[in-house]
RNA sequence: CGCGGGGUAGAGCAGUGGCAGCUUGCUAGGCUCAUAACCUGGAGGUCGUUGGUUCGAAUCCAACCCCCGCAA
Numbered sequence: 001c002g003c004g005g006g007g008u009a010g011a012g013c014a015g016u017g018g019c020a021g022c023u024u025g026c027u028a029g030g031c032u033c034a035u036a037a038c039c040u041g042g043a044g045g046u047c048g049u050u051g052g053u054u055c056g057a058a059u060c061c062a063a064c065c066c067c068c069g070c071a072a
Base pairs, nucleotide, nucleotide: 002070003069004068005067006066007065010024011023012022013021018055026042027041028040029039030038048064049063050062051061052060
């Protein structure tokens, strides 16, 4: 150099063209004599980067960056 998979909230992951979500963590309140558990709410995301297609892109296309693997 070639081929394949992946990059989405602090962490682990969904989301195959039409509001960006789940679990866990963090945080405020409730409950309790208290803690844990449990219940309710909240914060936290330029969806790896740039460009293209489209009325509309996390999603489709191209290039590039990073990670994992295969082959050599």

This is a predicted structure of a 72-nucleotide RNA (transfer RNA) from a Candidatus Dojkabacteria bacterium. Its mean pLDDT, the model's own confidence on a scale to 100, is 84. Its Rfam family is "tRNA". Its family is annotated with triplet codon-amino acid adaptor activity in the Gene Ontology. About the family: Transfer RNA (tRNA) molecules are approximately 80 nucleotides in length. On this family, see Lowe and Eddy, Nucleic Acids Res 1997: "tRNAscan-SE: a program for improved detection of transfer RNA genes in genomic sequence". Rfam classes the family as a transfer RNA. The source organism's lineage runs through Bacteria, Bacteria candidate phyla and Candidatus Dojkabacteria.